[in-house]
């Protein structure tokens, strides 16, 4: 300087056009003297930033930035 690859909740990661979910972890109640367990509930997201295709973009094209990892 070149390919590939990732970026989504506090962390790990799904969703690949029709309007964002999980486990864990955070909070509130049940349930116990009491803790932990177990259930139920609810908070938390400008899907990495910018254009562009489309009625409709996390999702497709483009550039840009970071992390990874290969070739030189």
């Nucleotide at each position: 300087g070149g390919g590939c690859u990732a970026g989504u909740a506090g962390c790990u990661c799904a969703g690949c056009g029709g309007g964002a979910g999980a486990g864990c972890g955070c909070u509130c109640g049940u349930u116990u003297c009491g803790c932990a367990u177990a259930c139920g509930a609810g908070a938390g997201g400008u899907c990495u930033c910018g254009a562009g295709u489309u009625c409709a973009a996390u999702c497709c094209u483009c550039g840009a930035c970071u992390g990874g990892u290969c070739c030189a």